[in-house]
RNA sequence: CAAAAUGUUUUCUAGGGUUCCGCAAUUGUCCGAUUGGUCCGGACCGAGAGAAAACUCACGGCUAACGCCGUGCCACGGAGGGAUAAAAGCCCGGGAGAG
Repeated sequence: CAAAAUGUUUUCUAGGGUUCCGCAAUUGUCCGAUUGGUCCGGACCGAGAGAAAACUCACGGCUAACGCCGUGCCACGGAGGGAUAAAAGCCCGGGAGAG
């Protein structure tokens, strides 16, 4: 300096906060208001470098053909900014940089 699928989606997990529900406290009323995530919950957000599955692609093998099987597997990383109610391993971003 260059090449490769550094592929896509879904469901989850680590993790994350507090709109909603629940919970707790206060107040006060007949079911509300305020505060609390320092609150181990429901729900929610959620990984390039976490998991599983499905699909697509490339190459190889088999088959008359449809198609089937196999292979693919590397990954240190800020600061800052952005979205949402808010935060984050979310997004900028396999970015800057390092190696």

Source information
Predicted 3D model of a 99-nucleotide RNA (Guanidine-I riboswitch aptamer) from Caldibacillus debilis. The model forms 100% of the base pairs in the Rfam consensus. Its mean pLDDT, the model's own confidence on a scale to 100, is 81.